[in-house]
Context: one part of a larger RNA
RNA sequence: UCAUCGUUGAGGAACUAGGCAAAUUACAUCCGUAACUUAGGAAAAAGGAUGCCCUGUCACGAUCCCUCCGCAAGGAGAGAAGUCGGCAGGGGGCACAAAAAUGGCUCGACUGGCUGUUUAACAAAAACACAGAUCUCUGCUAAACCAGUAAUGGGAUGUAUAGGGGUCGACGCCUGCCCAGUGCCCGUAGGUCAAGACCGGAGGUGACCGUCUGUUUACAGAUGGAGGCUUUUGGUUCAAGCCCGGGUGAACGGCAGCAGUAACUAUAACUGUUCUAUGGUAGCGUAAUCCCUUGUCGGGUAAGUUCCGACCCGCACGAAAGGCGUAACAAGUUGAGCACUCUCUUAACGAUGAACUCGGUGAAAUUGAACUUCCGGUGAAGAUGCCGGAUACUCGUUGUUGGACAAAAAGACCCCGUGGAGCUUUACUGUAACUUGGUAUUGGUAAUCGGUGUUAGUUGUGUAGUGUAGGAGGGAGAUACAUCUUGUAUGUAUCGUCGAUGAAACACCUCUCUGCUAAUUCUGAGAACCUAACCACUCAUCAUAAUCUGGUGAGGGGACAAUGCCUGGUGGGCAGUUUAUCUGGGGCGGAUUCCUGCUAAAGGAUAACGCAGGAGCUCAAAGGUUCCCUUAGCGCCGAUGGAAAUGGCGCUGUACGCGUAAAGGUAUAUGGGAGCUUGACUGCAAGACAUACAAGUCGAGCAGAUACGAAAGUAGGACUUAAUGAUCUUCCGUGUGCCUAGUGGUAGGCCCGGAACUUAACGGAUAAAAGCUACCCCGGGGAUAACAGGCUGAUCUUGCCCGAGCGUCCACAGCGGCGGCAAGGUUUGGCACCUCGAUGUCGUCUCGUCACAUCCUGGGACUGGAGCAGGCCCCAAGGGUCCGGCUGUUCGCCGGUUAAAGUGGCGCGUUAGAUGGGUUCAGAACGUCGUGAGACAGUUCGGUCUCUUUCCACAACGAGCGUGAAUGCUUUGAGGGGGCUCAUUCCUAGUACGAGAGGACCGGAAUGACUAUACCUCUGGUGUACCAGUUGUCCUGCCAAGGGCAUCGCUGGGUAUCUACGUAUAGACUUGAUAAGUGCUGAAAGCAUCUAAGCACGAAGCAAACCCCAAGAUUAAAGCGAUCCGCGCAAGCGGACACAACUCCUAGGAGACUACUAGGUUGAUAGGCCAUAGGUGUAAGCACAGCAAUGUGUUCAGCCGAGUGGUACUAAUGUUUGUGCAU
Repeated sequence: UCAUCGUUGAGGAACUAGGCAAAUUACAUCCGUAACUUAGGAAAAAGGAUGCCCUGUCACGAUCCCUCCGCAAGGAGAGAAGUCGGCAGGGGGCACAAAAAUGGCUCGACUGGCUGUUUAACAAAAACACAGAUCUCUGCUAAACCAGUAAUGGGAUGUAUAGGGGUCGACGCCUGCCCAGUGCCCGUAGGUCAAGACCGGAGGUGACCGUCUGUUUACAGAUGGAGGCUUUUGGUUCAAGCCCGGGUGAACGGCAGCAGUAACUAUAACUGUUCUAUGGUAGCGUAAUCCCUUGUCGGGUAAGUUCCGACCCGCACGAAAGGCGUAACAAGUUGAGCACUCUCUUAACGAUGAACUCGGUGAAAUUGAACUUCCGGUGAAGAUGCCGGAUACUCGUUGUUGGACAAAAAGACCCCGUGGAGCUUUACUGUAACUUGGUAUUGGUAAUCGGUGUUAGUUGUGUAGUGUAGGAGGGAGAUACAUCUUGUAUGUAUCGUCGAUGAAACACCUCUCUGCUAAUUCUGAGAACCUAACCACUCAUCAUAAUCUGGUGAGGGGACAAUGCCUGGUGGGCAGUUUAUCUGGGGCGGAUUCCUGCUAAAGGAUAACGCAGGAGCUCAAAGGUUCCCUUAGCGCCGAUGGAAAUGGCGCUGUACGCGUAAAGGUAUAUGGGAGCUUGACUGCAAGACAUACAAGUCGAGCAGAUACGAAAGUAGGACUUAAUGAUCUUCCGUGUGCCUAGUGGUAGGCCCGGAACUUAACGGAUAAAAGCUACCCCGGGGAUAACAGGCUGAUCUUGCCCGAGCGUCCACAGCGGCGGCAAGGUUUGGCACCUCGAUGUCGUCUCGUCACAUCCUGGGACUGGAGCAGGCCCCAAGGGUCCGGCUGUUCGCCGGUUAAAGUGGCGCGUUAGAUGGGUUCAGAACGUCGUGAGACAGUUCGGUCUCUUUCCACAACGAGCGUGAAUGCUUUGAGGGGGCUCAUUCCUAGUACGAGAGGACCGGAAUGACUAUACCUCUGGUGUACCAGUUGUCCUGCCAAGGGCAUCGCUGGGUAUCUACGUAUAGACUUGAUAAGUGCUGAAAGCAUCUAAGCACGAAGCAAACCCCAAGAUUAAAGCGAUCCGCGCAAGCGGACACAACUCCUAGGAGACUACUAGGUUGAUAGGCCAUAGGUGUAAGCACAGCAAUGUGUUCAGCCGAGUGGUACUAAUGUUUGUGCAU
C1' cells in the first nucleotide's frame, strides 16, 4: 500500500450519473392498519406492546398405571408427565427474539395485465409468451397446411364448439373517415393472347419427263417441274392471365393548403378559394413520441435542464404495427420523503491474508542490438541516441507509474478491392411450386350447335312506273286450256314485244350474286347418358385366428381425376449476379464526348470540382461560276416624323455583315445582288501536319466526264475551326463478280457502297441488372477521414494607428463610426505532413506545474477623484482564488457566502492512476423516412475498462570505491529546497472631508480563517493477549467453578500505543538593489527639462534575513587526538602496548531488508520477580437470609498486555580484523 473484515467523536446523503456500497429492519404472540379496488385484494400496509430466571395457582390432560366395586362385561375415584395455555407474586442485568438464522418502510409517475421465457460466457428488459379479441383458409376415400423426387407420413385414428395461418394481447370504455394506388375475392361481354389444329403462300432439292443449246449421237449443259423431304411465312381457331366491371381496411396503407371576417386588443363559431380517394373523429398530448426546449404556469427545494399537475402552434400522437384508463404484480425505468448509516465533511485505530525478510519450489508475455540522463533546438512536423548547453562516482533494494508515441490483438471506426457473405425488393436473369390449354394413357351412344364442299329449292319492295325491277348475256315470241281438218290451224285466257315510266324493262332461255331452307360429304364444339380402361382407408367373401396386402363378387366414381410431354401465366419461396468513375476523405451535389477564347510563361504541347461561352444542327441554296455593288456610326439639311423609318451632303475607316458560340480572317472582299447552273463529280494521289495505337487534318498534280466564263481560269460543298460512335449482329443496294467442308446445287461468306445504337459513363465490359448490413468477414491504406500533434491564421482573442462623432461646454475622464496595422496560437476552420502489423475518445475524481493578457491582496498616474465607493491605465505572478440545487455535461442558470470566487497552456495536462454517467458494437421501443432489408450529430431502457514494470524518470534506503592510509568527535556552507497569505473588530476618530447623509489615508492593537510542522498533558477515537455481564451449545463424571465454538459470539467499559475532533508553534522585524512612479541638481537647446554626467526615494515582487538538506562541492574542505622493543645497509619483517571496528548476542526512542540507536557481566539491554500507576468494579470459597431465583458479609475485593521504579534469578557466550604510516 492492496484485499476481506471490526469499531468510531460531531454532523447525517453535504458523496455520487445514481444512497453504488454499508447500515437500519428482521422471530413469535397480541393490538392495530389508509387511499384505491376487478371486492379476491392492497396487507407482514403503516404503527405499537410483550418475551429472561424463580415460586405459587387455574384450565386441559389416555384405552397405560394405581385404588375401590363387580363372577364378568363394566362402573366409580385418584393423579403424574405434558400444554408451541392463562393469571399472580418475587429476582437480577446497560441490554431477556441477550449468540446464530432472520423483510427497511412510505408517497408519486412510466411501461408491461399477471406466474412464466430469452441473447450457455458483457443486454433478464418495456423484448418473447400468455388467457382473451378479431380476420382469413379448410366439407375430409385426396381438408387446408407441412415434410418428401416419390411411395408415404404429420395434421388425425381429429371433422367447422375442429384444424392451419396472420395481427392484437387480462379486464373496462371504445375502435372514426378513405376502395384512387397495391394486394385479395367475385365477374366475364369486348380487347390482347401460347403450344396445338386447320386452310393457303414462298424458297431449296428434284428421279423420270418436257423444252432449248452444243456436239464426239449418245452424252453434256441450261431451263421448267408433280409428289416426297426440308426451310420458312400469312390467315382462321384457341385457355388461363392481363386490360376491363364490381367488392373488400382488426388487408398493405392513407387521413391537405391559402386568404378574409366580431363595436379595445387578441382570437375566429362564420365566409371564400385551390387540390384530393378521403382530409385525423373519440381519447391523449413538450409524451419511451416536441427540433426550437431548460416551452409557459403551478407544486415540491434555500436553490430543481430531472420529477409531478396543468396549458396546447402535436418539427413528426391517434384508434387491434390498437387508442385511453386500470386494482394486483416487477432483481424493470424514474422522482420525492422517513428511518439509517464512514457515501461524504475527513479521516483514525485494530484483525486476518498478501506485500517486505529468510528457507523451498519456480512460470509467462516481452526482447534488432544496447555502454538506455535533463533542457532548448532540429528533424517524416512530439528525441535516451542528431546539434548546443547543463547535470552526472560504481552497483543495488523497496516503492510510484510521467515517458520508452510501453505490452497485448496485420484497427472493429473511415476509405479502397471491377474481394466475400447474409438480408431486401415493383434491380436483371432464371427456377421449385401453383395454375392454363393441347396431346398420350382414352372407349361407346348422342340431343344440339358451328365451319366447309356438293345437290335441290328459295329469296331480293328508294322514287317514278300496271307493280316486290338482284346482276349479266341472248331474245320475239312464250305458256296453259279447248276444238279440229293434226297444221305455218283456229279460238279463248295470261305474259311479253310495242307504248308509258325509270339510271336500269319486263315474256322465255343460260350463267351468276346476297341471304335463307332441306339433304348430304368432311371436320369441329358439345349438355347428357353408358361401362370396359382408370380410381377406390364402401361392403361381403376367400387366402385367414389378420382394421395389412392380394383375389373374387356387389355397390360407388368414371373417361373425369391422376400422371408423362409440349405450352401461356403467376412465382425473392429459392438461386446466380449486377448495382461505374472523377472527387482537396467518403456520401449528397456536379461532371464524363466535341468546339472557341483565357489560364499557357511571344514555336508546338501543357493541369485543376480554374474562368467565360457554345454543339448533338442547318441550307437545293445559305453550293458552283461569271458580272455588278459597299456596310456600321456620327454631324448638318429635309412634310407629318419623335432618340430611332425613307432621302441628300460630309466626316471617320472596318467599328457592319458573314445561318448558329467564341476566336482568327475578311472591303481587291469570304459581305450584298443578278444570270446561267449541279464540281454537294468518278478513279487516283506526290508530299506534309498531327500522332502511343486506333482515329483525325491538309493536299499540288494525273485520267475521265461536266458547270460557268470571251478567255486566263475556277469548281472534289458551305469564310475557317463543333454538329459525333470502334467491333460484333441484322438489313438494303450493286454484279451473266469470287469461295462453296466427297461431288452437284443451295444455305452461308467475301469484295464496293449505305442504314439500324443519347453504346451521352460518348475507345463503346452484357441483348438484358437496384438496394441494405449496427449480425458482419477478409485483404490493404496513415496513398484517405474522425482524436491529438504539425503548418497556416480566414474566423477567433488581444493590442495599436487614424479621429467622424458622443460626452451640457470639451475628439481622447470615459467612449470611438468608416477604415488601416500587428501580436497570440485557447475557438470554428483550411491543408492531409507522423501514426490505421492500434497515438484509448467527453465529463468527474486525484495530483499538480507553468504563462500573465491580474480576479483578490501590494505600489502608482489620470479622473467628468470632496469623503466613502468607483472608472480607466501603468508596475507586479509571492500567496490565495468557496459550498450547494439542476443536468452525463464542459458551459450555463439559480441559492448562500467571500478579499476574490482570474483567463489560458501542459497529447482540449493526468485511463500500464480511479470512475464509466455521455458518446460509439450486439437486445428492445417511440417518432420520422424508406415498398422493403433497414436508416436518423432524433429520443429512450440495458450493456465484460487486461493481478506480476525490463530501461529512463521520480520518492526513499543501502553496499562498494574514492577523498594520501586508518579512525572518532565537532563544524563551515558552494549549492538546493521550503516558507512568503488574507480578513474582521477596536483605538487614532465619529476626527480630516462633507450642506447633510455619510465617512477616511497614515499609524497602533486584538481576534480569526487558511496553510504547514510537531506532540499526546487535557478532550475524544481505537485498543482481537485487560476487566466485567450475558445467550445457545459441547466438554472437564456430577454440583459448584471453569474451558472451547458461534464476526473478538454479543454487550458495557478500557492501560500503553497510534491518532484528531485535541494541544502547541510558525507564516515576524529588518537590510540591499530595483519596477511603474516621485524627485534634487543640470546641460545638450542662454529658457525649460527627473537624465545626457551626477545624486535621492519607491512594491505582497528580486537578493538576503527565517526553517530544512548539504563536502561524490572528484575544487572531494576545516578544527582537535595518537608509542616502544628486536632483526635488517635499506625497503621492510616480527613482538609488545594502545586505540578502533566488523561479525555475533540482548533489545528498541529505530526499522520493509539493510541501516540507525541503547547495551553486552566494570552490565539494568530484554525476560522473570517485587512494588506501584492505571483499568475493571466487589472474585472464588465459606457463612448467613430466602421454598427458590437471588441477596448480604468476608471485600472498594479479585484479576490485570504494553506504563513507572527497583532487583542479576535467566539470556547478552565467543571469534576475527585494522591502524599507530607517508610527505